Predicted 3D model of a 1419-nucleotide RNA (small-subunit ribosomal RNA) from an uncultured bacterium.
The sequence is in RNAcentral, with records from ENA and SILVA.
Its Rfam family is "Bacterial small subunit ribosomal RNA". Gene Ontology terms of the family: ribosome and structural constituent of ribosome.

[in-house]
């Protein structure tokens, strides 16, 4: 610091999401140790049990108990003595009570509370204060009670009542009065108002309590008096600390809460309080607030988290304040409470009960139940720190100190270290070679943290009793107080921290993720299933995204997930955003509050700047020391705490107050322009209607019609009249107005702007929340008006329908008056105002100059309105002095899309409705501008048998063939618009064959390897449908003798095999757009970029062909040419071809010799290039015409197919990944099937006839094929064909007859002498075999069909049509296919339309690209 995600791509806008940090956390998996922290966030829900506030005998009465002493008497005993013991004395002093102090602190919680709160800074001249400090003075003398206790009674209990004693530092009078308070009269001083303070005098009023230690003399029976110390008490003053009250500022959200308030605001008197105050009350006045009032939420702060900061969020632990204590209310006591473990009342809940009545309050520490995703021990100790009581010892203290539990957090440590390569085994992957896990392990040598066992063992204790010494008080060497030395005893934690020893690598690693963001990749399973997912998205058979494994990555006693907050988010923008088109300028004006505001001078000091002072608690954060071995942690110091208050200073700027100025603003004067507004009047053209005339059959309307009007006279035309509405031409990106808007003419009234002038005022200005006004059309109300037009409505059409578009009618309305509505794409989608910032050009209204006789022209200036354009701006488009530029001021508005401008509420309206204006839920986008394409029943321009013009067809018939469908055991399969369908198949009777039925084989029909055996074959026979099985026959080659080679069989496994799947995993090949003219690149330039330019433009071409121009210049793949063929002549060559001359020969023939002339064959060069001429064109390219020429503008034909498109076709030509089958999805055999047949389609053949059929006669080809071949002559047969076998691997021989044509005859328009289907019979050849299921011949039979609906195909010249011939495949089997020649047209010279294609341009919400996208309804 950013990243992902809208698109085909780009830039922008904009949301969503992620990476970071944090947490009182929870959940999942896992878990070794230690230190320091931290732990009921939810039900302020309910609570069993224990503990959490007592203490003082030095205030008091009393005294259970126990101890000691004395001891009358008694019992036993002879006695000594023992036991007992009333009573007395001394000590101990439990429990309860009176009294004092403390229970208002400490501890807990955050319900309530938006202000009696909190934070910060001030104020109290309006206040209080127990204990404590310091100072002064005092503590005299009395009285009456009452608990405890005793007795009696009531009650289950809690408890209560009555009677009788008794004490005090309990209670009550009295005295004294330094003082205090009150009051009266004086005096001094002071202050910020009320006032405050000091002082003098008089009057009034007002206190107390004792306890205890020691003691020489004196007194006393004693206690004691007395002396003395300490504590305590009273009165006042003082300080500290604590508290109370008031004020300024700050401290949530909602305006869909806009008005609230009667003790309310103020005053006077009174009351009340510690104190001010409507705090309370009576009376008077009518005020007060509006950030009110209302609703929702919330303890506040220091701080904490985050952030660069500003901010945002938060308020656990620790600390300050506040509030609360079962819920609500109340007071009492007290220095302090309206009181957590006090009281009273009420309520809910709960417990006890003898049913009469009582008890309780964990939001103290533990603990329990409940609720919850979720939060601990009913532990130890007062040793330390602190608190209460006490003179003290001491007692109390769940405050606190400790320990325990929880990886809840932070921090530290460990789970070993070094060496160790045949890189072991195993795992995983593999291209099978290896790679990786991996120095990792094993193994060797070490170390000893933590844990374990044993031993030692703290600091934390400062203090105090006792004893010694000094000082003070005192009469005192008692006593007491104080300082100092000594110093017994006292530790919860704890035998803990720490130290030492021992042994042994021994006891100690997981979690998440691995498609991108985001570090980390492979295998396998799965197959839109199971699942994943934070966003984009993944999964439909090769998933780096699911599950598992291996590997690598991250963090580590943790790791992930979830939740929340901040960040990223400049996505609420003060720092730091926007509003022409992305969300966003109010429809427009006037104007209130507010905000902002010209020049000069001097004053002030509120803002501002600067210095000082106070405060900003501590802790925390930061810096820096010290300390736990380090760290976390602890501790000392500093900085900081950006704030508030106060006090000096400065005076530029802002503000305030004062005086002036004229440039902002306004006024005056002089002018001209204008559909500016309102009212009244006037006018002509046109439509319609009415009346009359002329006149006759239609009119009207449309794409075409019909409804409609018209013989009762329409329409047309002429004349007259009525009525309403609107104002042609002028008229112009001209004018006016704030906007809406304004258009005949005249008049009246009236608003504003502009120009000139510079006389007047002297900042009077700008903007403008609320408010007020104006505000198109439609609509509403009342009353008029109503010609035309015209929602609704009716009819006619159109259409699948047509509640539409079109037509005929037609009512509201449109018009007027008055009133309402208050909205529009009310738009320049651009708020108002001011200033500044290059130009050019038009136009409207003024002024000035120049010029002229004058008008023009020209120059200049102001105002308005347009266009172009530079800088600048902008995402781009674009804007550009009329800014969307540079700045200032003010207002309005925006914050993802949908839901929705909807709902609810308020306001407005007669209504319609308007205005203000959400949420739930849902999506990951929605959007702007531009780019490349594609598309358009957009435009321009061009081409093509695309259409048109023609010719011949197809579609109807029969047959052939292919396909679909159906059928079947199987009818194997692929191909599917053009671009599947006489296609793969250049030829299915068996084979082919992949399909079906049946019969068989299992290392296999085929390949390689191993072992053994043997030659294997061949031939013959038997069984069988055959495969096969059995029997018989019959035997190798080479050799260095070791063996080797080839073949077959048997056996074991590796493997073979698959026309099984996937053409959407692929290679290769092919089709198609399309032989269309296109497709690109380098460098440069332009653009933020996608991209553009080049390749566009003007011409031209078959062509991105060429020329010219041009920010382009060049280049590549295509085009063309080069290649083949055909057309001309030439040269060379001359057999099997040819034959002019010569010779020979025949019945005749190049038959022979010969020739190289011709034809021809086949090789070589030539030829054609817009080269020449003329016209056009731009002096170009080129085009038109012409000449010459065999051929003329690419001469004809072929081959050759750019970048790419269609997941086009093919896994069944072949190859191939993966998957699948393995006694079968492989292999063999026999038979069947691919030839089925209601039907539908494609492609063909033959026809329907006379341009013909038939019969007989007679010409002329090219190109091919031929040895397991084509087959001549001759001959047989009616024919198919048979016999025959010459010559021929071919310019020689054969197929081979060309046919149409020609010439002659016949038929006479008919289902025929057309047509030949179908069927029967008899034959022919091929073949192992023609039944399913072939071809041909002959005879007989003689179907449909008389030129074919809608529609549709081919073809522009040697073409179409027509005629035959050949070849491949092939045993046989073409009407198909591939070729060949013969004959041989018609029409067009155009581009309006259909189809397809190229180019330019335009629109687009399409980009899977119009077979798109998308809306509504229903499921």
């Nucleotide at each position: 610091a950013g990243a992902g995600u809208u698109u085909g791509c780009u830039u922008c806008u904009g949301g969503c999401u992620c990476a970071g940090a944090a947490c009182g956390a929870a959940c999942g998996c896992u878990g070794g140790c230690a230190g320091c922290g931290u732990g009921g966030a939810u039900u302020a829900g309910g609570c069993a049990u224990g503990c959490a506030a007592g203490u003082c005998g030095a205030a008091c009465g009393g005294g259970a108990u126990c101890c000691a002493g004395a001891g009358a008497g008694g019992u036993a005993g002879c006695a000594a003595u023992a036991c007992u013991g009333a009573u007395c004395u001394g000590g101990u002093g439990a429990g309860a009570g009176u009294g004092g102090c403390g229970g208002a602190a400490g501890g807990g919680c955050g319900a309530g509370g938006a202000a009696g709160g909190c934070a910060u800074g001030g104020a109290c001249a309006a206040c209080c204060u127990g204990u404590c400090u310091u100072c002064a003075g005092g503590g005299u003398g009395g009285g009456g009670a009452u608990a405890a206790c005793c007795c009696c009674g009531c009650g289950a209990a809690a408890g209560c009542g009555g009677g009788g004693c008794u004490a005090a530092u309990a209670c009550c009078g009295a005295a004294u009065g330094u003082g205090g308070c009150g009051u009266a009269u004086g005096g001094g001083g002071c202050g910020c108002a009320u006032g405050c303070u000091c002082u003098a005098u008089g009057c009034g009023u007002u206190a107390a309590a004792g306890g205890u230690g020691g003691g020489g003399a004196u007194c006393g029976c004693a206690a004691g008096a007395c002396c003395u110390g300490c504590c305590c008490c009273c009165u006042g003053a003082u300080g500290a600390g604590g508290g109370g009250u008031c004020c300024g500022u700050g401290u949530g959200c909602c305006a869909u809460c806009a008005g609230c308030u009667u003790g309310u605001u103020g005053g006077u008197g009174g009351g009340g309080u510690a104190a001010c105050g409507g705090c309370c009350u009576a009376c008077c006045a009518a005020g007060g607030c509006a950030u009110a009032c209302g609703g929702c939420u919330a303890g506040c702060u220091g701080g904490u988290c985050u952030g660069a900061g500003a901010g945002g969020a938060u308020g656990a632990u620790c600390a300050g304040c506040c509030g609360c204590a079962c819920u609500g209310g109340g007071a009492c006591u007290g220095a302090g409470a309206c009181a957590c473990u006090g009281c009273c009342c009420a309520g809910a809940c709960u417990c006890c009960u003898a049913c009469g009545g009582g008890g309780g309050g964990c939001u103290g520490c533990a603990g329990u139940c409940g609720a919850g995703g979720a939060u601990c021990a009913u532990u130890c100790g007062c040793a330390a720190u602190g608190g209460g009581g006490g003179g003290a010892a001491c007692c109390c203290u769940g405050a606190c100190g400790a320990u325990g539990c929880g990886a809840c957090g932070c921090u530290g440590c460990g789970u070993g270290g070094a060496g160790g390569a045949u890189g072991a085994c195993g795992g995983c992957c593999u291209u099978c070679g290896g790679g990786u896990u991996g120095u990792a392990a094993a193994c060797u040598c070490c170390u000893g943290u933590c844990a374990u066992g044993g031993g030692g063992g703290a600091a934390g204790a400062g203090c105090u009793a006792u004893g010694g010494g000094g000082g003070g008080u005192u009469a005192a060497u008692a006593g007491c107080c104080u300082c100092u030395c000594u110093g017994a005893u006292g530790g919860a934690c704890g035998g803990u921290a720490c130290c030492c020893c021992a042994a042994g690598a021994g006891g100690a690693a997981g979690c998440c993720a691995c498609g991108g963001c985001u570090a980390a990749c492979u295998c396998u399973g799965u197959g839109c299933c199971a699942g994943c997912a934070g966003c984009c998205a993944c999964g439909g058979u090769a998933a780096u995204a699911c599950g598992u494994a291996g590997g690598g990555g991250g963090c580590a006693a943790g790791c992930g997930u979830u939740g929340u907050c901040c960040g990223g988010a400049a996505u609420g923008a003060u720092u730091g955003g926007g509003c022409g088109u992305a969300a966003a300028g109010g429809g427009c004006g006037c104007g209130u509050a507010g905000g902002c505001g010209g020049c000069c001078a001097a004053c002030u000091a509120a803002g501002u700047c600067u210095g000082g002072a106070g405060u900003g608690a501590a802790a925390g954060u930061c810096c820096u020391g010290c300390u736990u071995u380090u760290a976390a942690g602890g501790u000392g110091g500093g900085a900081a705490u950006u704030g508030c208050u106060u006090u000096g200073g400065a005076a530029a700027c802002u503000g305030g107050a004062u005086g002036g100025c004229u440039u902002g603003a306004g006024u005056g004067u002089a002018g001209g322009a204008g559909a500016g507004g309102u009212u009244a009047g006037u006018g002509g053209a046109a439509u319609u209607c009415c009346c009359g005339g002329u006149g006759u059959a239609g009119c009207g309307g449309u794409g075409a019609a019909a409804u409609g009007c018209g013989u009762a006279g329409a329409g047309a035309u002429c004349g007259g009249g009525a009525g309403g509405a609107a104002c042609a031409c002028c008229a112009g990106u001209g004018g006016c107005g704030a906007a809406g808007g304004c258009g005949a003419c005249u008049a009246a009234c009236u608003g504003g702007a502009c120009u000139a002038u510079g006389a007047c005022u002297g900042a009077c200005g700008c903007u403008g929340a609320g408010g007020c006004g104006c505000g198109a059309a439609a609509g509403u109300g009342u009353g008029g008006g109503g010609a035309g037009c015209a929602a609704a409505c009716a009819g006619g059409a159109u259409u699948a329908g047509a509640u539409a578009c079109c037509c005929u009618g037609g009512u509201a309305g449109u018009c007027c008056a008055c009133a309402c509505u208050g909205u529009a794409a009310a738009c320049g989608a651009u708020g108002a105002a001011u200033g500044c910032u290059a130009g050019g050009u038009g136009u409207a209204g003024g002024g000035g100059g120049u010029a002229u006789c004058g008008a023009c022209c020209c120059c200049u200036u102001c105002u308005g309105u347009g266009c172009c354009g530079g800088a600048g701006u902008a995402a781009a488009c674009a804007c550009a002095a009329u800014a969307a530029g540079c700045a200032u001021u003010c207002c309005g508005c925006c914050u993802g899309g949908g839901g929705a401008g909807u709902a609810c509420g308020g306001c407005c309206g007669c209504a319609a409705g308007g205005u203000u204006g959400a949420a739930a839920c849902u999506c990951a986008a929605a959007g702007a501008a531009a780019u490349u394409g594609a598309c358009g029943g957009g435009g321009g321009g061009c081409c093509g048998c695309a259409c048109a013009a023609g010719c011949a067809g197809c579609g109807g018939a029969g047959c052939a063939u292919g396909u679909g469908g159906u059928u079947u055991a199987a009818u194997u399969u692929g191909a599917a618009g053009c671009a599947a369908c006489g296609c793969g198949a250049a030829g299915a009777a068996c084979c082919u064959u992949a399909c079906c039925a049946g019969g068989u084989c299992u290392u296999g029909a085929c390949a390689u390897c191993c072992a053994g055996u043997a030659a294997a074959a061949u031939c013959u026979g038997u069984a069988g449908a055959g495969a096969u099985a059995c029997a018989g026959u019959g035997u190798g080659c080479c050799u260095u003798c070791g063996g080797g080679c080839g073949u077959a069989c048997u056996g074991a496994g590796a493997c073979a095999g698959g026309u099984g799947g996937u053409g959407c995993a692929u290679g290769g090949u092919u089709g198609u757009c399309g032989u269309c003219a296109g497709c690109u690149c380098g460098u440069g330039u332009c653009g933020u970029g996608a991209g553009a330019u080049g390749u566009u433009g003007g011409g031209u071409u078959a062509a991105g062909u060429c020329c010219c121009g041009c920010a382009a210049c060049g280049a590549g793949c295509g085009c063309a040419a080069c290649c083949c063929u055909u057309g001309u002549g030439a040269u060379c060559a001359g057999u099997u071809a040819c034959u002019a001359a010569c010779g020979g020969g025949u019945a005749a023939u190049g038959c022979c010799g010969a020739g190289g002339a011709c034809u021809c064959u086949g090789a070589u060069a030539a030829g054609a290039c817009u080269g020449c001429c003329g016209g056009g064109g731009a002096c170009a390219a080129c085009u038109c015409g012409g000449a010459g020429g065999a051929a003329g503008g690419u001469g004809g034909g072929g081959g050759g197919g750019a970048c790419g498109u269609c997941a086009a076709a093919u896994c069944a030509u072949c190859a191939u990944g993966c998957c699948c089958c393995u006694u079968a999805u492989g292999a063999c055999c026999u038979g069947g099937g691919g030839u089925a047949c209601a039907c539908a389609c494609g492609u063909g053949c033959u026809a329907c006839a006379a341009u013909g059929g038939c019969c007989a006669c007679u010409a002329c080809a090219c190109a091919g094929a031929g040895a397991a071949g084509a087959g001549a002559a001759u001959u047989c047969g009616a024919g198919a064909g048979g016999a025959a076998g010459a010559g021929c691997g071919g310019a020689u021989c054969u197929c081979a007859a060309a046919a149409a044509a020609g010439a002659g005859g016949u038929c006479c328009c008919a289902g025929u002498u057309c047509g030949g289907a179908u069927u029967g019979u008899g034959g022919g050849g091929u073949g192992c075999a023609a039944c399913c299921c072939g071809c041909c011949c002959a005879c007989a039979c003689g179907a449909a069909g008389u030129c074919g609906g809608a529609g549709u195909u081919g073809c522009u010249a040697g073409u179409a049509g027509u005629c035959g011939c050949g070849g491949a495949u092939c045993a046989g089997c073409a009407u198909g296919c591939c070729g060949c020649g013969g004959u041989g047209a018609a029409u067009a010279a155009g581009u309006u339309c259909c189809c397809g294609g190229g180019c330019c341009u335009u629109g687009u919400a399409c980009u899977c690209a119009c077979c798109g996208c998308c809306c509504g309804u229903c499921a």